[in-house]
Context: one part of a larger RNA
RNA sequence: CACCGCCCGUCAAGUCAAGGGAGCCGGGAGUACCCGAAGUCUCUACAUAAGUAGGGCCUAAGGCAAGCUCGGUGACAGGGACUAAGUCGUAACAAGGCACGGCUAGCGGAAGCUGGUCGUGGAAUAA
Numbered sequence: 001c002a003c004c005g006c007c008c009g010u011c012a013a014g015u016c017a018a019g020g021g022a023g024c025c026g027g028g029a030g031u032a033c034c035c036g037a038a039g040u041c042u043c044u045a046c047a048u049a050a051g052u053a054g055g056g057c058c059u060a061a062g063g064c065a066a067g068c069u070c071g072g073u074g075a076c077a078g079g080g081a082c083u084a085a086g087u088c089g090u091a092a093c094a095a096g097g098c099a100c101g102g103c104u105a106g107c108g109g110a111a112g113c114u115g116g117u118c119g120u121g122g123a124a125u126a127a
Base pairs, nucleotide, nucleotide: 003096005093008089009088011086013083014082015081016080020076023073024072025071026070027069028068031065033063034062039058041056042055043054044053045052046051099120100119101118102117103116104115105114106113107112
């Protein structure tokens, strides 16, 4: 600085952060199934002392499947915050020039407008 005031939203420009996100990449824990070493135990045969051969149970590793979870990357899309002097309008603040506001529905470049309903956080007037 005090209405030549204040101030709202779209649009345009720039910067930043967060969330969403098809897809791609990686980590973790578990589940089901397949396979199954060594080894304990066990069964059978031989030997019947040691053992040898074969089978069974359990099982490490491996394989496979559908999910769970954590992280990286990420086309794209929507908003948010901020930024002396951009654009359009003027919604609010005075009765702000249609009092304003809450909820709701419809509509509109944008602030908004209209209807319904409620409040006074309304002025004025009257009592």

The prediction has a mean pLDDT of 81. A computed fold for a 127-nucleotide part of an RNA from Candidatus Nomurabacteria bacterium GW2011_GWE1_32_28, annotated as small-subunit ribosomal RNA, 3' minor domain. Rfam family: Bacterial small subunit ribosomal RNA. Rfam links the family to the GO terms structural constituent of ribosome and ribosome.